[in-house]
The RNA shown here (transfer RNA) has 72 nucleotides and comes from a Planctomycetota bacterium. The coordinates come from a structure-prediction model, not an experiment, and the mean pLDDT is 82.
RNA sequence: GCUAGCGUAGCUCAACGGUAGAGCACCUGAUUUGUAAUCUGGAGGUUGUGGGUUCGAUUCCCACCGCUAGCU
Repeated sequence: GCUAGCGUAGCUCAACGGUAGAGCACCUGAUUUGUAAUCUGGAGGUUGUGGGUUCGAUUCCCACCGCUAGCU
């Protein structure tokens, strides 16, 4: 330099173009002599950045940034 894949909550990952969710973690409460475990409720997201298409974009298109792999 070329090609491909990936980028979404603190972490690991979902989400047929139509309200962005789960598990773990965190906080509150219940239970317990206490801790752990279990149960209840809650908070946490400019979906990497910038444009385009569309009534509507996490999703489709383009450029850029970052990571990974392959080729040279």
Description:
Rfam family: tRNA. It is annotated as a transfer RNA.